[in-house]
């Protein structure tokens, strides 16, 4: 100076007043009913580690459903945990790290279809731009030897040219250029030969498996990208506490059964006036069914203790112990003291320090540095907010506290 876990969290305490939910007592009060608000007293309980994001996977409810397929969506290295996972342990394998460690959508590219800009000759049975070579043929210039019809012609040999042609080492493009490294070999090369690494098939041996070690055999074929289609293996109906349940007014509309009158014109008669009169006016009854109240609703794959198994997730086991928020747009807050922590001022001793000055000298004085007593201020003490309930991911955020371990330096 790092890595990795774990564990706390409105910093801790009082004191007053408030909210929200039980319970218990007490009052009247609202509604056909179920039931429900209000007030007053007393007592008890009242956010989280992420309650968030809603992104996975469940429990619970209600639809749906013979069986199989297609379409679709997800997972995808191997073995374990789990109610279940895309999650969590453990392991392989590659990759970065000096190390702790850390990251990985990590099935298949010899099924097939596709891509790969731009640059580059050449992009997948490839390619020749610079370069390198020109052994061999070509043409050319020297000198030799034959020959002869004295112009030449023929053979090797040497030297040049880079014309046919050879190459893929080196150099340039590029993300990527058809194994790499070293020797031989060659005109230059070039798995063209060998040696070691890579690879590819084989069967061994170790491991539950991914896998990995060591052998023979092949000069090398089979480059990349599947978070491109795609192919192969698994899983997967769907809406979600505003899911469902159960009580149940008005209006309005169905169904029955009565039914010839009924309302209004302040009480009665009379008179008008409207609605009916079997295609039914009004009355009562049944069922659905909305507002409304109830219920689902918090004791549940729960928390903690300890002990057992396991390398760990994690699982089992107790006369073991706890109850611990359930609201219906939402309460869990405010004000005051006291301590704490942190910022900013202050600036005590103190380091017998720096540096001036004065002293014969111990030391004196100012100076300036490090330090931080004290005291004041502080609209300084994070993210953040439960709504059906769990298991996880993943984001967000504070002073810290503390296990292991890993590196460097005295």
């Nucleotide at each position: 100076g790092c890595g990795u876990g774990c564990g706390a969290g409105u910093a801790g305490g009082g004191a007053u007043c408030g909210c929200u939910g039980g319970c218990g007592a007490g009052c009247g009060c609202c509604g056909c009913a179920a039931g429900g608000a209000g007030u007053c007293c007393g007592c008890c309980a009242g956010a989280g580690g992420a309650a968030a994001g809603u992104c996975c996977g469940a429990g619970c409810u209600c639809c749906g459903c013979a069986g199989g397929g297609c379409a679709g969506a997800g997972u995808g290295c191997c073995g374990g945990g789990u109610a279940a996972c895309g999650c969590c342990c453990g392991g392989g394998c590659g990759c970065c790290g000096u190390g702790a460690g850390g990251c990985g959508a990590c099935g298949g590219a010899a099924a097939g279809u596709g891509c790969a800009a731009c640059a580059g000759a050449g992009a997948g049975a490839a390619g020749a731009c610079c370069g390198c070579c020109g052994a061999u043929g070509g043409c050319g210039g020297c000198a030799c030897g034959c020959g002869c019809u004295c112009g030449c012609g023929c053979g090797g040999g040497u030297c040049g040219c880079a014309c046919a042609g050879g190459c893929a080492a080196g150099g340039g493009u590029g993300a990527a250029a058809g194994g790499g490294u070293g020797c031989g070999g060659u005109a230059a090369g070039a798995g063209c030969g060998c040696a070691c690494c890579g690879g590819g098939c084989c069967g061994c041996u170790g491991g539950u498996a991914a896998c990995a070690g060591a052998g023979g055999c092949c000069g090398c074929a089979c480059g990349g990208c599947a978070a491109a289609c795609c192919c192969c293996a698994c899983u997967c109906g769907g809406a979600g506490c505003a899911a469902g349940g159960c009580c149940a007014a008005a209006u309005a509309g169905g169904g029955g059964a009565c039914g010839a009158g009924g309302c209004g014109c302040g009480g009665c008669c009379c008179g008008c006036g409207c609605c009916a009169c079997c295609u039914g006016a009004g009355u009562c009854c049944c069922g659905g069914g909305u507002a409304g109240g109830c219920u689902g609703c918090u004791c549940g794959a729960g928390g903690c203790c300890g002990g057992c198994a396991g390398c760990a997730a994690u699982g089992c086991c107790g006369u073991g112990u706890c109850c611990c928020a359930g609201a219906g747009a939402a309460a869990u807050g405010a004000u005051c003291c006291c301590u704490c922590c942190c910022c900013g001022c202050u600036g005590a001793a103190g380091c017998c320090g720096u540096u001036g000055c004065c002293g014969u000298g111990a030391g004196g004085c100012a100076u300036u540095g490090c330090a931080g007593a004290u005291g004041c201020g502080g609209c300084g003490g994070a993210c953040a907010g439960a709504a059906c309930u769990c298991g996880g991911c993943u984001u967000a955020u504070u002073c810290c506290g503390u296990g292991c371990g890993c590196u460097g330096c005295c």

This is a predicted structure of a 410-nucleotide RNA (Bacterial RNase P class A) from a Longimicrobiales bacterium.
Its Rfam family is "Bacterial RNase P class A". From the family's description: Ribonuclease P (RNase P) is a ubiquitous endoribonuclease, found in archaea, bacteria and eukarya as well as chloroplasts and mitochondria. Rfam links the family to the GO terms dimeric ribonuclease P complex, ribonuclease P activity and tRNA processing.
The sequence is in RNAcentral, with records from ENA.
It is recorded under the gene name rnpB.